This is a predicted structure of a 75-nucleotide RNA (transfer RNA) from an uncultured Solirubrobacterales bacterium.

RNA sequence: GGCCCGAUCGUCUAAUGGUUAGGACGUCGGCUUUUCAAGCCGAAAACCGGGGUUCGACUCCCCGUCGGGCUACCA
Numbered sequence: 001g002g003c004c005c006g007a008u009c010g011u012c013u014a015a016u017g018g019u020u021a022g023g024a025c026g027u028c029g030g031c032u033u034u035u036c037a038a039g040c041c042g043a044a045a046a047c048c049g050g051g052g053u054u055c056g057a058c059u060c061c062c063c064g065u066c067g068g069g070c071u072a073c074c075a
Base pairs, nucleotide, nucleotide: 001071002070003069004068005067006066007065010025011024012023013022018055027043028042029041030040031039048064049063050062051061052060
């Protein structure tokens, strides 16, 4: 250099082109408890950036960024 794969709450991980973007852990608040832990209830928290297609894009296409894998050349 070429090719391929990936990027979603703090972390991990879901989501037929039509969801209020879901779940687990963690965090915060409440209940319970003599206290802590555990348990129960609730809350906040994310679609890598730009463009395109579409009535509608996390999802499809293009470019870029970052990460990973394979490979070629020089030496």

It was read from a public genome assembly.